[in-house]
RNA sequence: AGCUAUCAAGAGUGGCGGUAGAGAAUUGGCUCAAUGACCCCACAGCAACCUGCGAAUGUAAGGUGCUAAAUCCAACUGAUAUUGCGUAAGUAAUAUCAGGAAAGAUAUGUU
Repeated sequence: AGCUAUCAAGAGUGGCGGUAGAGAAUUGGCUCAAUGACCCCACAGCAACCUGCGAAUGUAAGGUGCUAAAUCCAACUGAUAUUGCGUAAGUAAUAUCAGGAAAGAUAUGUU
């Protein structure tokens, strides 16, 4: 770099560690954070992609991963409802529902 699969389930405490921002990026929203978040370390746990074991639904020893909120939500399309504008056809905003794309994350091969 590219391929395939998955992404509404699940799982947290401590530190006489460090720090002021953090939730990938853009925009908008929302949330977490000096009662110390995010990060780091230790221990604990979740899960079952790969390896191992097993005849097998499995198991959880090894390699990753993960342990706030759906990948925190939205961005595109459609349906429905409400409201505004319009004589009307329509159109805009908001809410709910359904579907999809892009981007991203993780795993496993390939180059």